Order: sequence, then C1' cells, then structure tokens
RNA sequence: GUUCAUAUUUGGCAAACUUACUGAAAGGUAAGGACGCAAAGCUAUGGGUCUAACGACUAUCAAGGUCUAUGAUUGCCAGGUUGCCCUU
Repeated sequence: GUUCAUAUUUGGCAAACUUACUGAAAGGUAAGGACGCAAAGCUAUGGGUCUAACGACUAUCAAGGUCUAUGAUUGCCAGGUUGCCCUU
C1' cells in the first nucleotide's frame, strides 16, 4: 500500500410529509423533518421503472386516444470509479 471479515468512537447522508422555487410531466433544488443507509460518495454504461413535451399514428366541429426518450431515477439491480476511523 492492497484485499477480506468483525466491531465501534467521532462524524456523514436523509425516505415519507410540509413550505417555497422550478419543470409539459416524471422529477429536481432549498429549508424543515428522520424511514432508513457502511458507499444512501461519484458515474445513466447494461437491464428495470416513471413521465410523454416535441414527433408519429388515429379520431374529431372540438376536446381526445395510442406509440415513442432525446427527459427522469444511482434511496430498483448490476457494471465502472474513488474513499474515512479502529483492528487483524
């Protein structure tokens, strides 16, 4: 220095929900708040899931309906990558 396992101190993150802002939506951001988390750090690469504005198709007087990610999710799973403390 690296890997594996166990335990723990100081700490870390923050679900639902509420408020404000933002977005077509899903969702995101900030504050409050803690259900949980040992990578709940980072990364949309693969799969999954959510949304459907644009677009396509369809229907119509009109409203509408269906499909679609280029949108979102890493607190859905895998992959990649980085890493704190104690001990062996």